[in-house]
Notes:
Predicted 3D model of a 77-nucleotide RNA (c-di-GMP-I-GGC riboswitch aptamer) from Marinobacterium arenosum. The organism belongs to Marinobacterium, within Bacteria.
RNA sequence: CCCGAUAAAGGCAAAGCCCGAGUAAUUGGGCGGCGCAAAGUCACGGGUCCACAUUGUGGAUAGCCGGACCGCCGAAG
Numbered sequence: 001c002c003c004g005a006u007a008a009a010g011g012c013a014a015a016g017c018c019c020g021a022g023u024a025a026u027u028g029g030g031c032g033g034c035g036c037a038a039a040g041u042c043a044c045g046g047g048u049c050c051a052c053a054u055u056g057u058g059g060a061u062a063g064c065c066g067g068a069c070c071g072c073c074g075a076a077g
Base pairs, nucleotide, nucleotide: 002077003074004073011036012035016031017030018029019028020027021026034063040069041068042067044066045065046064047061048060049059050058051057052056
């Protein structure tokens, strides 16, 4: 460095419900906890979704995949 354990310490938080933002996709906070070794950050490429439009413009998604950047712990191999 790859890798990722019936390890330790800690972290995040799906669905659902409540209160907000948004035309919508979706999202902020609270409860919750399905899961996650990058489920940390970035819309750069692809995908998907929304709106207006008409093959484009604007937006959403990092918990769809790839990529970039940064990072905790540590057995076996």